[in-house]
Source information:
A computed fold for a 351-nucleotide part of an RNA from an uncultured prokaryote, annotated as small-subunit ribosomal RNA, central domain. The full RNA is in RNAcentral, with records from ENA. The prediction has a mean pLDDT of 89.

Context: one part of a larger RNA
RNA sequence: CUGGGCGUAAAGGGCGUGUAGGCGGAUUAUCAAGUCAGAGGUGAAAGCCCAGGGCUCAACCCUGGAACUGCCUUUGAAACUGAUAUUCUUGAGGGCGAGAGAGGAUGGCGGAAUUCCCAGUGUAGAGGUGAAAUUCGUAGAUAUUGGGAAGAACACCGGUGGCGAAGGCGGCCAUCUGGCUCGCGACUGACGCUGAGGCGCGAAAGCGUGGGGAGCAAACAGGAUUAGAUACCCUGGUAGUCCACGCCGUAAACGAUGUGUGCUAGACGUUGGGGGUCUCUUAGGCCUUCGGUGUCGCAGCUAACGCGAUAAAUAGACCGCCUGGGGAGUACGGCCGCAAGGUUAAAACUC
Numbered sequence: 001c002u003g004g005g006c007g008u009a010a011a012g013g014g015c016g017u018g019u020a021g022g023c024g025g026a027u028u029a030u031c032a033a034g035u036c037a038g039a040g041g042u043g044a045a046a047g048c049c050c051a052g053g054g055c056u057c058a059a060c061c062c063u064g065g066a067a068c069u070g071c072c073u074u075u076g077a078a079a080c081u082g083a084u085a086u087u088c089u090u091g092a093g094g095g096c097g098a099g100a101g102a103g104g105a106u107g108g109c110g111g112a113a114u115u116c117c118c119a120g121u122g123u124a125g126a127g128g129u130g131a132a133a134u135u136c137g138u139a140g141a142u143a144u145u146g147g148g149a150a151g152a153a154c155a156c157c158g159g160u161g162g163c164g165a166a167g168g169c170g171g172c173c174a175u176c177u178g179g180c181u182c183g184c185g186a187c188u189g190a191c192g193c194u195g196a197g198g199c200g201c202g203a204a205a206g207c208g209u210g211g212g213g214a215g216c217a218a219a220c221a222g223g224a225u226u227a228g229a230u231a232c233c234c235u236g237g238u239a240g241u242c243c244a245c246g247c248c249g250u251a252a253a254c255g256a257u258g259u260g261u262g263c264u265a266g267a268c269g270u271u272g273g274g275g276g277u278c279u280c281u282u283a284g285g286c287c288u289u290c291g292g293u294g295u296c297g298c299a300g301c302u303a304a305c306g307c308g309a310u311a312a313a314u315a316g317a318c319c320g321c322c323u324g325g326g327g328a329g330u331a332c333g334g335c336c337g338c339a340a341g342g343u344u345a346a347a348a349c350u351c
Base pairs, nucleotide, nucleotide: 004322005321006320007305008304012319014201015200016199017198021194022193023192025088026087028085029084030083031082033081034080035077036076037075038074039073040072041071042070049065050064051063052062053061054060091191092188093187095184096183097182098181099180103177104176105175106174107173108172109171110154114150115149116148117147118146119145120144121143125136126135162169163168206247207246208245209244210243211242215241216240220236221235222234223233258318259317261315262314266296267295268294269293270292271291272290273289274288275287276286277285278284279283300307301306324351325350326349333344334343335342336341
C1' cells in the first nucleotide's frame, strides 16, 4: 500500500467548536477542466510475448508483428462530476405563539443533623467490639433541658424521572444567561454534513497563593487480631475534602458502541408538547401525531453472547483508530507543566 476490521477478541479520539480538505438537494442555460469517442505525433534500440528463419539441435543470432496500458496536439459529444449564470423549496436557518427542565453563573435565605462552648438537672459510668482494649469520665462524663458559635451537606418528594456536548447537575428565592421541544407558517434561498491541525471545556486526586476547617479522613500514633499483621476491626488524627484565583488535562472520561442522514414488522411502559373524541367535563379514559427515555421482540446481523426504528439491520458521507504476546504506552528526542507528570512514540532482545 492492498485487503479486512474497531460492543465483549487488537482497535471510536473524554467532549465540543471550527480552519484547510473531503462530500453535498431540485431546475434550466452556457462552457468543456474531469469524462467519453475519432485522427495525428510521440512512446529510441535491445529485452519480454507471437510468427517465421540461420548456426546439425539448443543456448545464441536474424526478420517481421504485437505490445509499450503513457504523454502531447487536434476534431467532436454533453449524460454524469466540475465551473459560471438563472430559478425553486423539501435540507438548513430564521419569525410569531406556547412549554418542560437538579442546564450554567452570582447573590441571599432556611430547617434537620453533627461537633464545640456556656448554664441547669443528675450520678457512675460512657464509648467501642466477634470479644476486648487503647480512649473519655467524680477536676462531674454519658444522658437530658435551655442558650450560643461554626462549617459542610441538602432527608422526604425522588422515579431504568428531568437537563446538559461530555465531564456533570438535586433545599428555597431573586438576578443574569445557554440549549431543547411543540404548534402556526410570513421570510432567506443550499446558506448543508463531516472535520487533519487549531481553540475551548473537561470527574477525582494532585500543585501554587490566600482564606476556611464542623464532620469525614490518605499519612501517622496507639489498641486489638495474628505465627507475623507495615492490613481488614477499634480509639485518635494531619494533609485533603470547602471558598477565591491560577495550574494540571488524566479515568472502567463506558452504551467499553465517533458524528450527521435516508430506509426497514410490531407490543408494552414512562416523560414533554399538539390534535381529535367521549364521560359522573375538579379531572380522566380512548384514538392519533411530534420530540425524549426504557423493556420485549419480527426480519436482518453476530463467533457466540446478544443487537434489534435510541441497531451491533440496511445504504451511502466524513473523521479517528487496529495489525501476534512480552519488551512498552517504556527509552531517546520534541512539545507542554511549578512539580507530579502528560502527550507524541520506537528498537534490540525474547516467546